[in-house]
RNA sequence: CGCUUAUCGAGAGUGACCGAGGGAACAGGCCCUAUGACGUCCGGCAACCUCCUGAUAAAAGGAACGGUGCCAAAUCCUGCAGAAUGGCUUCCAUUCUGAAAGAUAAGUC
Numbered sequence: 001c002g003c004u005u006a007u008c009g010a011g012a013g014u015g016a017c018c019g020a021g022g023g024a025a026c027a028g029g030c031c032c033u034a035u036g037a038c039g040u041c042c043g044g045c046a047a048c049c050u051c052c053u054g055a056u057a058a059a060a061g062g063a064a065c066g067g068u069g070c071c072a073a074a075u076c077c078u079g080c081a082g083a084a085u086g087g088c089u090u091c092c093a094u095u096c097u098g099a100a101a102g103a104u105a106a107g108u109c
Base pairs, nucleotide, nucleotide: 002108003107004106005105006104007103008102013042015041016040017039021032022031023030026079027078028077029076043071044070045069048067049066050063051062052061053060075101080098081097082096083095084094085093086092087091
């Protein structure tokens, strides 16, 4: 890198340093940012692995030392398909569902 499974509408500083872009790719939007974004450190949130109970297995519950992860906005919204509703009717808008893509964890090659 690839594959499998699960989750992705919650949560997380009035700190320090840095100094210009950032919000996954592409596109259309819309946002954040010298009132200092992004990134690093500190701090914090959470509970995938881990530990304990269940128990000899599952769901579930608890802990938060350790391994990750995360700390603007739903994965910021949309792009593909289907359904429903409404309208100036084969077009538009809204809502829902599924997929695709992405992120994270564990396992595997």